Notes
The prediction has a mean pLDDT of 89. This is a predicted structure of a 74-nucleotide RNA (c-di-GMP-I riboswitch aptamer) from Neptuniibacter pectenicola. The model forms 95% of the base pairs in the Rfam consensus. Rfam family: c-di-GMP-I riboswitch aptamer. About the family: GEMM was predicted in a large-scale screen for bacterial structured RNA regulatory elements. NCBI's taxonomy places the organism under Bacteria, Pseudomonadota, Gammaproteobacteria, Oceanospirillales, Neptuniibacter. It was read from a public genome assembly, where an Rfam model found it.
[in-house]
């Protein structure tokens, strides 16, 4: 480097709720909060799921798959 992930280090991200606000919804966003994660970093491309104004629209913490990163025990 590439894989792989430990009773290891420095960290990091944020479920369920709740408050506010956007949105026809699914959801999203800030702020708290902390279920848990080694990409729970990013992309909606294929598959599933959900919503709807049936034209689209979400969801990456639902699988696959791309891409990118910290750190280095076996």
């Nucleotide at each position: 480097u590439c894989u792989c992930g430990a009773u290891a280090a420095c960290g990091g991200c944020a479920a369920a709720c709740u408050a506010a606000g956007a949105g026809u919804a699914a959801u999203c966003u800030u702020a708290g909060g902390g279920c848990g994660c080694a990409a729970a970093g990013u992309c909606a491309c294929a598959g599933a799921u959900c919503c709807c104004a049936a034209g689209g629209g979400a969801u990456g913490g639902c699988u696959g798959g791309g891409c990118u990163a910290c750190c280095g025990a076996a």